Background:
RNAcentral holds the sequence, with entries from MGnify. A computed fold for a 145-nucleotide RNA from a marine sediment metagenome, annotated as Lysine riboswitch aptamer. Rfam family: Lysine riboswitch aptamer. Rfam's curators write: Riboswitches are metabolite binding domains within certain messenger RNAs that serve as precision sensors for their corresponding targets. Allosteric rearrangement of mRNA structure is mediated by ligand binding, and this results in modulation of gene expression. This family includes riboswitches that sense lysine in a number of genes involved in lysine metabolism, including lysC. The coordinates come from a structure-prediction model, not an experiment, and the mean pLDDT is 78.

C1' cells in the first nucleotide's frame, strides 16, 4: 500500500414505535411524604388515585435513504483522570478480551415480544499452518496478502 462481509462507525432527512404515555388545565378522594444522596419542595396539602378535558410532548433505541470516517473498523471489563456540590451519565488515557457474522439458552439495560452488550453453545465465512488434500485439524488481527 490492500482485502475478508448482511463488515465497523458517526452525521443528516424522513417514518414508526415510545404515547393520547408523561406534562398541562379543572373538579374530587386523601393527609405526609417528594428525591440517586445532600439542597430544595411540602398542611397556603406532598407522593398516590378517580373523572373530565383533548392543551400535549420527548431523548434513548429501531427501520428506510444519504453523506463521511474507516479494517481493533469498533464493542467490552478494569484502573486512573476530567466532569459533578457528591455521584451518575459522558469524555480522555493505559491495558485485558474479541478474525467477521446467523441463530439459541440464560443474565442485563431497554416501553418493548426491538434492538444493544456479556457469557456459553451452534452454523457460515476470510486468513494462516499442518494432514491421509472433491477434504479434514488446529490457531489468531501486535495477525494475512
Nucleotide at each position: 500500500u490492500g482485502a475478508g462481509g448482511a463488515g465497523c462507525a458517526a452525521g443528516g432527512u424522513c417514518a414508526a414505535u415510545u404515547a393520547g404515555u408523561a406534562c398541562g388545565a379543572a373538579a374530587g378522594u386523601g393527609g405526609a411524604g417528594c428525591c440517586g444522596c445532600a439542597a430544595g419542595c411540602g398542611u397556603u396539602g406532598a407522593u398516590a388515585c378517580u373523572u373530565u378535558u383533548a392543551g400535549a410532548a420527548a431523548a434513548g433505541g429501531u427501520g428506510a435513504c444519504u453523506u463521511u470516517g474507516c479494517c481493533g473498523a469498533a464493542g467490552u471489563g478494569g484502573a486512573u483522570u476530567g466532569g459533578u456540590g457528591c455521584a451518575a451519565a459522558c469524555a480522555a488515557u493505559c491495558u485485558g478480551c474479541u478474525g467477521g457474522u446467523u441463530c439459541u439458552a440464560c443474565a442485563u439495560c431497554g416501553a418493548a415480544u426491538a434492538g444493544g452488550u456479556g457469557u456459553a453453545g451452534u452454523g457460515c465465512u476470510g486468513u494462516c499452518a499442518c494432514c491421509u488434500u472433491a477434504g479434514g485439524u488446529g490457531g489468531a488481527g501486535u495477525g494475512c496478502a